Model confidence (mean pLDDT): 80 of 100. The RNA shown here (c-di-GMP-I riboswitch aptamer) has 88 nucleotides and comes from a Deltaproteobacteria bacterium. Taxonomically the source falls in Myxococcia (Bacteria, Pseudomonadati, Myxococcota). It was read from a public genome assembly, where an Rfam model found it.

RNA sequence: UUCUGCCUAAGCUACUCUCGUUGAAAAGCGGGGUCGGAAAGCCACGGGUCUUGUCACCUGAAUCCACAAAGACAGCCGGGUUGCCAUA
Repeated sequence: UUCUGCCUAAGCUACUCUCGUUGAAAAGCGGGGUCGGAAAGCCACGGGUCUUGUCACCUGAAUCCACAAAGACAGCCGGGUUGCCAUA
């Protein structure tokens, strides 16, 4: 430096739920918590999902479809990038 993740050390992270808080929402942040994770570190680049808005249709209204120049998710998949331990 590269491959791999069965085992080891020291640590890290934190689903669902819950309390507080921010937001119109998806969701974010903090506490509790611990399903899991070897990149569950970071980056919305490709796809995807979700929210919101718009168009169209209908009309009692909504969903779906389409679009977005507005957002969210890195713990959906891929890609990029950096990195711990062990192994070869």
Overview
It matches the Rfam family "c-di-GMP-I riboswitch aptamer". Its family is annotated with cyclic-di-GMP binding in the Gene Ontology.